[in-house]
RNA sequence: CCAGAGGGUCGGGCGACCGCGGGUGCUCUUCGGAGCGCGCGAGGAAAGUCCGGGCUCCAUGUAACGACGGUGCCGGGUAACGCCCGGCGGGGGUGACCCCAGGGAAAGUGCCACAGAGAGUAGACGGCGACCGUUUCGACGACGCCACGGUGAAAGGGUGCGGCAAGAGCGCACCGCGCGCUUGGUAACAAGGGCGGCACGGCAAACCCCACCGGGAGCAAAACCGAAUAGGGGCGGCAUAUGAGCAUCGUUGCUGCUCGUCGCCCGGGUUGGUUGCUUGAGCCCGCAUGCAAAUGCGGGCCUAGAGGAAUGGUCGCCCAUCCCGGCAACGGGGGGACAGAACCCGGCUUACAGACCCUCUGGCGUU
Repeated sequence: CCAGAGGGUCGGGCGACCGCGGGUGCUCUUCGGAGCGCGCGAGGAAAGUCCGGGCUCCAUGUAACGACGGUGCCGGGUAACGCCCGGCGGGGGUGACCCCAGGGAAAGUGCCACAGAGAGUAGACGGCGACCGUUUCGACGACGCCACGGUGAAAGGGUGCGGCAAGAGCGCACCGCGCGCUUGGUAACAAGGGCGGCACGGCAAACCCCACCGGGAGCAAAACCGAAUAGGGGCGGCAUAUGAGCAUCGUUGCUGCUCGUCGCCCGGGUUGGUUGCUUGAGCCCGCAUGCAAAUGCGGGCCUAGAGGAAUGGUCGCCCAUCCCGGCAACGGGGGGACAGAACCCGGCUUACAGACCCUCUGGCGUU
């Protein structure tokens, strides 16, 4: 210098003017508020709402089992997680490094398309072959075989030597696989040597088995205050009442209750208002422990809180960047990614113009 890998930070800056939403101080007020000053006012993802929690309400005797849903190598971190960190195993890359739903296929069931002779109790299409039978002496039949060819994602261990009529774990060596042992490691697992001739193809993001986890709904949760009107209940006054209705079918009497209006009180509750609401598993710095995720200690800080929903607009100078002219200096013009809080946190995922920083890898060149 070129090409790359991993991680982090930022996400236009400054100023002026005019506005908007909260807070706070002072003044004024018709108590509704108004004016002035000061200070604060979107994000790394505020997004998707995919996981995990806090909080609120509802449900809920306890335990076991079952159903349903989820998670799935090992260890650690955490309030918790499907997140993070460190390892293991497998795969990719020359490498830095990246990717993996990564338990069980020897409990059982199921599936393995097309092609192919045969797809799981293997198989005989081409092919190979001593003996046997037939023979027109070319071969055919029967039998044996799976080495080679062919099909396929996959053909019932692989390579080599021996063996055989031809072949074949048929025998042997190495590799693979299985079983148990020793050593190392907390463990996943690794290494070593022993035995077994191979019995056990793949798929569990098919059913299933095993282990572990799991009540439901969500701030439009939920709680409080509560005007007028209508309606409900209680008490009292007045009126009606020589009334009407009800109290077993009819009539009469008695008794009880109800029916009107006014006042006061009570309870529920609509519009509305308040709380929930932002001090929290909080942020920054330093030290210690730890490989790390993280944890502990000390110091400092307060950093939106709306409710149809504020966080905006104009102008000037500058910056990254783009276009045009120019050899250049420079001149002119354009122009700012993705997006936008709504109870709050921890994650994941997705979107993102551009700028900067750190560490590392491969190659080339120079000394």
Predicted 3D model of a 367-nucleotide RNA (Bacterial RNase P class A). Its mean pLDDT, the model's own confidence on a scale to 100, is 76. Its Rfam family is "Bacterial RNase P class A". Rfam describes the family as follows. Ribonuclease P (RNase P) is a ubiquitous endoribonuclease, found in archaea, bacteria and eukarya as well as chloroplasts and mitochondria. The sequence was found by an Rfam model in a public genome assembly.